[in-house]
RNA sequence: GGGCAAUUAGCUCAGUGGUAGAGCACUUCCUUUACACGGAAGGGGCCGUAGGUUCAAUCCCUACAUUGCCCA
Numbered sequence: 001g002g003g004c005a006a007u008u009a010g011c012u013c014a015g016u017g018g019u020a021g022a023g024c025a026c027u028u029c030c031u032u033u034a035c036a037c038g039g040a041a042g043g044g045g046c047c048g049u050a051g052g053u054u055c056a057a058u059c060c061c062u063a064c065a066u067u068g069c070c071c072a
Base pairs, nucleotide, nucleotide: 001071002070003069004068005067006066007065010024011023012022013021018055026042027041028040029039030038048064049063050062051061052060
């Protein structure tokens, strides 16, 4: 320098056009002498950035950024 992939909650990941979810973690409560386990409830996201298409974009298109892999 060229090509490919990924970027969504604190972490690991779903979500292929119509108001964004799970597990673990966190907070409160129940349970226990206490802790753990278990049960119930709750908080936390303008979906990497900027544009475009669309009535409507996490999703489609373009550029950029970051990370990883391959080629030279």
This is a predicted structure of a 72-nucleotide RNA (transfer RNA) from a bacterium. It matches the Rfam family "tRNA". By type it is a transfer RNA. Gene Ontology term of the family: triplet codon-amino acid adaptor activity. Model confidence (mean pLDDT): 81 of 100.